Notes:
This is a predicted structure of a 67-nucleotide RNA (nadA riboswitch) from an uncultured Acidobacteriota bacterium. Its Rfam family is "nadA riboswitch". It is annotated as a small RNA. A reference for the family is Huang et al. (2020), "Structure and ligand binding of the ADP-binding domain of the NAD(+) riboswitch", RNA. Its mean pLDDT, the model's own confidence on a scale to 100, is 82.
[in-house]
C1' cells in the first nucleotide's frame, strides 16, 4: 500500500466512529374520512426528536491476519 474477516476496548449484555438512504417509533402542524357533527377515532401529509437493540451504503478508527 492491496484484500477480506472482526469490534477487544463500553458502570449487566448488545452497542467502534461521522455521514447518508429506505423503513419503523414519538410529539407537534395542517390536509382529507367517519361520527350522535359532540367527545373522539382512522388514514395520508410537513416539520422535529431520539442508545429506533430495524435493513443498507460511504468514508474513517482500532484488533488480529493474509498478499
Nucleotide at each position: 500500500g492491496g484484500c477480506g474477516g472482526c469490534a477487544a476496548c463500553a458502570u449487566c449484555c448488545c452497542c467502534g466512529u461521522g455521514g447518508g438512504u429506505u423503513g419503523g417509533c414519538g410529539a407537534u402542524g395542517g390536509c382529507g374520512g367517519c361520527a350522535u357533527c359532540g367527545a373522539g377515532c382512522c388514514g395520508g401529509u410537513a416539520u422535529c426528536g431520539a442508545g429506533c437493540g430495524a435493513a443498507u451504503c460511504c468514508a474513517c478508527u482500532g484488533c488480529a491476519g493474509c498478499c